About this RNA: The RNA shown here (small-subunit ribosomal RNA) has 1479 nucleotides and comes from an uncultured bacterium. Rfam family: Bacterial small subunit ribosomal RNA.
RNA sequence: AGAGUUUGAUCAUGGCUCAGGACGAACGCUGGCGGCGUGCUUAACACAUGCAAGUCGAACGGUCUAUAAGGGCUUGCCCUUAUAGGUAGUGGCGAAUGGGUGCGUAACACGUGAGUAACCUGCCCCAUAGUUUGGAAUAACACCGGGAAACCGAUGCUAAUACCAAAUAUGCUCGCACUAGCACAAGCUAGAGCAAGGAAAGAUUUAUCGCUUUGGGAGGGGCUCGCGGCCUAUCAGCUUGUUGGUGAGGUAACGGCUCACCAAGGCUUCGACGGGUAGCUGGUCUGAGAGGACGAUCAGCCACACUGGGACUGAGACACGGCCCAGACUCCUACGGGAGGCAGCAGUGGGGAAUAUUGCGCAAUGGGCGAAAGCCUGACGCAGCAACGCCGCGUGGAGGAUGAAGGCUCUAGGGUCGUAAACUCCUUUCAGCAGGAAAGAAAAUGACGGUACCUGCAGAAGAAGCUCCGGCCAACUACGUGCCAGCAGCCGCGGUAAUACGUAGGGAGCAAGCGUUGUCCGGAUUUAUUGGGCGUAAAGAGCUCGUAGGCGGCUUAGAUAGUCGGAUGUUAAACCCCUAGGCUUAACCUAGGGCAGCCAUUCGAUACUACUAUGGCUAGAGUUCGGUAGGGGAUUGUGGAAUUCCCGGUGUAGCGGUGAAAUGCGCAGAUAUCGGGAGGAACACCAAUGGCGAAGGCAGCAAUCUGGGCCGAUACUGACGCUGAGGAGCGAAAGCGUGGGGAGCAAACAGGAUUAGAUACCCUGGUAGUCCACGCCAUAAACGAUGACAACUAGAUGUUGGGAGGGUCUGCCUCUCGGUGUCGCAGCCAACGCGUUAAGUUGUCCGCCUGGGGAGUACGGCCGCAAGGUUGAAACUCAAAGGAAUUGACGGGGACCCGCACAAGCGGUGGAGCAUGUGGUUUAAUUCGAUGCAACGCGAAGAACCUUGCCUGGUCUUGACAUCCCAGGAACCCUUCAGAAAUGAGGGGGUGCCUUCGGGAGCCUGGAGACAGGUGCUGCAUGGCUGUCGUCAGCUCGUGUCGUGAGAUGUUGGGUUAAGUCCCGCAACGAGCGCAACCCUUGUCCUUAGUUGCCAUCAUUUAGUUGGGAACUCUAAGGAGACCGCCGGUGACAAACCGGAGGAAGGUGGGGAUGACGUCAAGUCAUCAUGGCCCUUAUGACCAGGGCUACACACGUGCUACAAUGGCCGGUACAGAGGGUCGCAAAGCCGCGAGGUGGAGCCAAUCCCACAAAGCCAAUCGUAGUCCGGAUCGGAGUCUGCAACUCGACUCCGUGAAGUCGGAAUCGCUAGUAAUCGUAGAUCAGCAUUGCUACGGUGAAUACGUUCCCGGGUCUUGUACACACCGCCCGUCACACCAUGGGAUUUGGUUUGACCUUAAGUUGAUGCGCUAACCGCAAGGAGGCAGUCAACCACGGUCGGGUCAGAGACUGGGGUGAAGUCGUAACAAGGUAACCGUA
Repeated sequence: AGAGUUUGAUCAUGGCUCAGGACGAACGCUGGCGGCGUGCUUAACACAUGCAAGUCGAACGGUCUAUAAGGGCUUGCCCUUAUAGGUAGUGGCGAAUGGGUGCGUAACACGUGAGUAACCUGCCCCAUAGUUUGGAAUAACACCGGGAAACCGAUGCUAAUACCAAAUAUGCUCGCACUAGCACAAGCUAGAGCAAGGAAAGAUUUAUCGCUUUGGGAGGGGCUCGCGGCCUAUCAGCUUGUUGGUGAGGUAACGGCUCACCAAGGCUUCGACGGGUAGCUGGUCUGAGAGGACGAUCAGCCACACUGGGACUGAGACACGGCCCAGACUCCUACGGGAGGCAGCAGUGGGGAAUAUUGCGCAAUGGGCGAAAGCCUGACGCAGCAACGCCGCGUGGAGGAUGAAGGCUCUAGGGUCGUAAACUCCUUUCAGCAGGAAAGAAAAUGACGGUACCUGCAGAAGAAGCUCCGGCCAACUACGUGCCAGCAGCCGCGGUAAUACGUAGGGAGCAAGCGUUGUCCGGAUUUAUUGGGCGUAAAGAGCUCGUAGGCGGCUUAGAUAGUCGGAUGUUAAACCCCUAGGCUUAACCUAGGGCAGCCAUUCGAUACUACUAUGGCUAGAGUUCGGUAGGGGAUUGUGGAAUUCCCGGUGUAGCGGUGAAAUGCGCAGAUAUCGGGAGGAACACCAAUGGCGAAGGCAGCAAUCUGGGCCGAUACUGACGCUGAGGAGCGAAAGCGUGGGGAGCAAACAGGAUUAGAUACCCUGGUAGUCCACGCCAUAAACGAUGACAACUAGAUGUUGGGAGGGUCUGCCUCUCGGUGUCGCAGCCAACGCGUUAAGUUGUCCGCCUGGGGAGUACGGCCGCAAGGUUGAAACUCAAAGGAAUUGACGGGGACCCGCACAAGCGGUGGAGCAUGUGGUUUAAUUCGAUGCAACGCGAAGAACCUUGCCUGGUCUUGACAUCCCAGGAACCCUUCAGAAAUGAGGGGGUGCCUUCGGGAGCCUGGAGACAGGUGCUGCAUGGCUGUCGUCAGCUCGUGUCGUGAGAUGUUGGGUUAAGUCCCGCAACGAGCGCAACCCUUGUCCUUAGUUGCCAUCAUUUAGUUGGGAACUCUAAGGAGACCGCCGGUGACAAACCGGAGGAAGGUGGGGAUGACGUCAAGUCAUCAUGGCCCUUAUGACCAGGGCUACACACGUGCUACAAUGGCCGGUACAGAGGGUCGCAAAGCCGCGAGGUGGAGCCAAUCCCACAAAGCCAAUCGUAGUCCGGAUCGGAGUCUGCAACUCGACUCCGUGAAGUCGGAAUCGCUAGUAAUCGUAGAUCAGCAUUGCUACGGUGAAUACGUUCCCGGGUCUUGUACACACCGCCCGUCACACCAUGGGAUUUGGUUUGACCUUAAGUUGAUGCGCUAACCGCAAGGAGGCAGUCAACCACGGUCGGGUCAGAGACUGGGGUGAAGUCGUAACAAGGUAACCGUA
């Protein structure tokens, strides 16, 4: 410090996710030791048991025990005294600390800084003055009584440092008046004076400790104030003791703290009031910081102590281990009544994912009491449990290669675990055993603890796991599994070769831990102060005015609030940082230093901001005067054209409407046309990219009223300004209300069409509405998708309004101010683009945004007559949604071009019969593959057996075939029997070749195992080969340049071509694969060579047969020729095109071979090869028979026909290219023929196959199911072959079906082509007159042209497509699940108003009752207690309201889900352009 994820790729936006750190944690697996810490985050739920606050006999009277002394004497008892010890009670101090918890609390509760002139303070310290004289009770105790108990009552006795009265009063308190000083002030301090009131306690071991008064101190506390720190406005108004005053009461003290009266105030958008949540802080975690989150342990403060209320005592409490009352709960009970409060330490139950021992000790530190000894202390110090955390240590070290065994893997060689182990040598930390042994303590006293530590002993001995290995992210293989099981933080893995699941081996990381889960911060600049944005990604309010607020021109002086600096105080300790020290180190601990505020006080600075001088100025702003343009606004009039309607005339059969029609109108006279009239709405031309307005918006003409702008000029005011939360006004269309109006248009509606449907698009009608007046509504894609104002920053060019200057003066030029456009520099931007009218550079203010969906929805509030508007969530769900640009693909987008693509022609197919292939069906099997073009006379260039892969049956198991080993045998040939054959059982013949004499090579048989074998699966694991787009003209690269980039350029453009062919231009310049050419063949000529080919001349012959010839043809080798080369024209002077000449051939001469980058997971595992999987007495191998040839039917490809351009009969002419020795086979003879016989010749320019056919000549048929056509069937034969039944071909005789030119539709072909005619070959024993391949013969027609169909190419455009239109995608309905709104009602919480009720308590009143101290001789009084009454008040009750949450029949929409249904809305002109508002 970043990374993954939207896309085919890119940039940017934007969310989601990860890597880091942390934790009082929990869970899973694992677990050796020690140190230091930490340990109920949940039920402030309920608690058994024990302990956690006592102490003092030196305050007091008793009492008990022991000892001693004395006395009485009844001699074992009593009394007195003393000593020692204990003790219930009275009394004192403490119990208000310590310890726990975080319920409540949004508050002066906390933090920080001040104030208290408005206060208190036990114990402690210092000082001051005292400690005198009396009195009356009471507990204990005794006795009586009540009660189950707790406990209570009566009578009697008694003490005090308990209580009371009096005296004294340096001071103190109160009252009166005075002086001095201080203070902003109510006042305070000090002093002196008068009057009133008010103290005390003693104890003892004789030295102290106490007690009282007053002043001061220290420490502690109360109260008040400034500032600071949560969420919510879907909480906007709150408040009656409320705000203030006067007086009184009350308090330690100020104060509405309380009360009476008076006034009507007080708080609040700088967020009152309400709701929710929460103890606050030092700090902790994180972060570069600013911040964010948290508030365990430790420390400070607060609050609480079963829940609620209350006071008492006291220096201090409204009191955790006190009291009273009420309530809930628990316990005891004799039912009358009582007792209790672990949020102290342990512990129990419960809750929970989860949190410890009913331990030891007061030795240390600290606290209470005491004069002290001492006692008490679950505070505390220790130990126990827990890897809960941090820190440290160990689980051995060195050597050791036959790289052991074993595991895993493998290309079978090896590699790896791995120096790892074994083995050899060594060491002993920790743990273990034994011995010694601290500090902590200053005289004694040590829980920890025989602990830390030290020494010795034995032995590598007792001590390693967890997670991960697709990317992020370090680490890879095998097997298993087969969208299953499973994984997953995100992206995503898994459908038979998974580095992603499970296991193993190996590896990576961390390590007594490792992972997971949860939470917080970080990354996230993803709330942006530091540090973001708003044209199109989310985001500028529809517009203007304007309140608060924010911000604000030049200048002078002052003051110093902000601001800046210094000093002082404080900012507790701990923590953090630095330094040093102590535990062996570290963690940890100790010491010192540093740091720390938006704090307070004070001193200084005065630039800036604010302030004062109601200072000054004129550049901002405004006013004045004069001009000026304009659909700016409102009202009232008025005009013509047009539509419609009405009346009249002319006139006749149609009009209208559409893609085409129909509905509709019209003979009752339409449409058309002329004249007249009525009425409403809108204003052609001018007219514009132009004008005006804040926006919405504004258009005939005239008048009236009226707003704003601009220009020029002068003077004046003197910052009067900008923006603008709330607020107010304006605000298209649609819509609403009331009343008018209504020509045209036109939602709804009706009809006609279209259509599968058509509640639409089209047509004919037509009502609201559109218009006017008044009143609502308040929204629009209200858009420049761009808030307002101001300043600055190159220009060019239109246009509009004004002004100035110049001129050759109607017109033109220059300058300037204001508006409105286009282009463009810098700059900006993700890009597109913006660019003085900014989206540039700045300033001020406002509004708004923070992933998509849910949703601008729900609930609540406000507004509205309603429709609805405005404000505006959440649950849930997804990993994207969205922007700009790029390359493709596509479009019922555009432009250009090409092709037998259409058109123009010729001939077919589709109808018939047959052949052949396919589908389907059938079958034991009908083997398998090929399936739009690009499968279907295809693999198959030839299924009777074989082939053959299928079926049935019979057989074999190292095998039919290959290699290796062992044994035997030559190999091999002939033959018998059984069987369908395979096979089995025999018989006979035969003994070879090489040799170094050992043996070897080849072949056969038998045996064992390694292995063979598979046309079994996967063409979606593959190679190779092939098809197709397409013989279409394209596909790319290097360097350069442009772009952030994907990419672009080049390759686009202007021409041209069959062509990315060539030329020109050009930020491109070159190059490669393709095109073309080079190759083959054919067309002309030449040279060479003449046999088997040829024959002009000569001779010869039936015959180039022979002699001869080398001219010609031909053969086969080499050359020539054609290149737009020449001429003319067009073109740009180019490329090229058009025409012509010459030429055998002319613009690629014809034909062939040749197939770029790639596409289709195209085809083929059955040509072959091959990974993986599967079978192994079978899915292998052999044999026989059957099947692949089936047959209701459908399709493809063909053949033959339907006839006279023909059939048949006779005669006759002319090819090319092939094949032939397991062969082609002549002549001759036989047969009607297939064929038989025969065997010459030929290894082939020689011989044979082999007669070419159409054609030509002559004859016949005469339009008919025929002398057409030949299917089918019967009979007889031929040939091949082991064998023609299933299932061959051919011949002859006979038979003579359909068919008379073929519906919709569809195919081929542009010249030696189509059409037509025959010939040959491969395969092959045989089988193709129909397939395929090749060959020649005869030999046409047509092309105006590119609108349309199909396919393709280039450029351009749109796109929401990229699996790329066979794309994408919307809504209803049906089903399942999920969360949510409404909902009669219901349950609970919380809060509140009124009223009732008053417990305990406090205060007040009190005429009755009781009463020790004081007064009084007494009676009685003062005072007190109880009772009663009143006020206040908790709980409780009644009625009502608010708010929150739960349940809820039914119901609304939403989301998600696999392949459901219906349509086709959107994306292309998406087939009616889309979208916004409204009905």

Source information:
The sequence is in RNAcentral, with records from ENA.